[in-house]
RNA sequence: CAUCGGAUUUCUAAAUAUUGGGCGCCAUAGAAGAAAUUUUAUGGAUGUAAGCUCUCAAACUCGGGGAAACCUCAGCGGUUCAAGCCGGUGGCAAUCCCGAGCCAAGGUCGAGAAAAUCGACAAGGUGUAGAGACUAGACGGGAGCCGCCGUCCUGCAAAUGCAGACGGUGAAGGGAUAGUCCAGCGCACAAACAGGUCACGGCCUG
Numbered sequence: 001c002a003u004c005g006g007a008u009u010u011c012u013a014a015a016u017a018u019u020g021g022g023c024g025c026c027a028u029a030g031a032a033g034a035a036a037u038u039u040u041a042u043g044g045a046u047g048u049a050a051g052c053u054c055u056c057a058a059a060c061u062c063g064g065g066g067a068a069a070c071c072u073c074a075g076c077g078g079u080u081c082a083a084g085c086c087g088g089u090g091g092c093a094a095u096c097c098c099g100a101g102c103c104a105a106g107g108u109c110g111a112g113a114a115a116a117u118c119g120a121c122a123a124g125g126u127g128u129a130g131a132g133a134c135u136a137g138a139c140g141g142g143a144g145c146c147g148c149c150g151u152c153c154u155g156c157a158a159a160u161g162c163a164g165a166c167g168g169u170g171a172a173g174g175g176a177u178a179g180u181c182c183a184g185c186g187c188a189c190a191a192a193c194a195g196g197u198c199a200c201g202g203c204c205u206g
Base pairs, nucleotide, nucleotide: 001006010022011021012020013019023047025044026043027042028041029040030039031038032037051145052144053143054142055141056140061100062099063098064097065096066095070091071090073088076087077086078085079084101126102125103124107121108120109119110118111117130182132181133180134179135178136177146170147169148168149167150166151165153164154163155162156161189206190205193202195200
């Protein structure tokens, strides 16, 4: 919302609970800016809106620092007559990052008569899935266009305007997104073995 059955708001994890972490919206305050607007913090409500075309698909490695909710309870601290509860320990983990190395197309710089090509740099990516393999293209990298908003600047006008140019905006999700796999090597399920109080991870078999 709804007569009942039922549904669960935009993303993600979890879950039979009503939780954690994001995005957009509203308000207040700070900072930057001429402004649009961006960003940070706090609070609130709950989801109206999220443009089009072309192009790239490479690297995918070695280390390191954090982490909510959830699970656990032998020992430790607090509380309790005690049980228990809270903290905290341990575990799992959505995920936030750092150093080195490496990387497609495009960009900047240098070499090359020119071109091919080579090198360096910046942004971005990889690292970062359930251990992982492969394909694609996107919510990613690059180029262009369009809608809406702004005007410190230039020109015309003299005006409250027009044009140029410049700027802003068109959410997040990819710490595997959509799929196909997971083998002699094992993501899921089950039992055994050993470790551990437990949670749990390891290992082996089906």

Predicted 3D model of a 206-nucleotide RNA (Group I catalytic intron) from a Planctomycetota bacterium. The source organism's lineage runs through Bacteria, Pseudomonadati and Planctomycetota. It matches the Rfam family "Group I catalytic intron". On this family, see Cech, Annu Rev Biochem 1990: "Self-splicing of group I introns".